This record gives sequence, C1' cells and structure tokens, in this order.
RNA sequence: UGCGGGAUGGUGUAACGGUAGCACGCAUGACUCUGGAUCAUGUAGUCCUGGUUCGAAUCCAGGUCCCGCAG
Repeated sequence: UGCGGGAUGGUGUAACGGUAGCACGCAUGACUCUGGAUCAUGUAGUCCUGGUUCGAAUCCAGGUCCCGCAG
C1' cells in the first nucleotide's frame, strides 16, 4: 500500500429496515447472627461525520481504530 473481516451498557454476546434484547457485573432492598446463594427493583449501549428512507445498529459514501491475508 492492496484485499477481506470487525467496532453494540463496565464485560461477553444477539438483533427481516419498524420499541436495541440476553447473560455476567454493579447499586438498593428482602432473606441471613455474618457472608455466600436465592428473590425483587434499578443501572447503563449501537466507533465518528454525512447521505438514502416515512423510519437506519442494519443500506450507501468518507474517516478513525483493531485483526487476518498478500506484497
């Protein structure tokens, strides 16, 4: 430099163009002599900038970063 893949709460991982879920974590409460386990409630997210569309995590363009292959 070229080609391909990826970026989603604190972490991991889903999501036909139509309310962004799940698990773990964390916080509070219940239970307990205490802790753990369990239960209830809460917490917090689409890499960035534009475009298409009634509607974009998803499609398109450019950019940033990471991984692989080729040279």
Molecule: transfer RNA
Organism: Ammonifex degensii KC4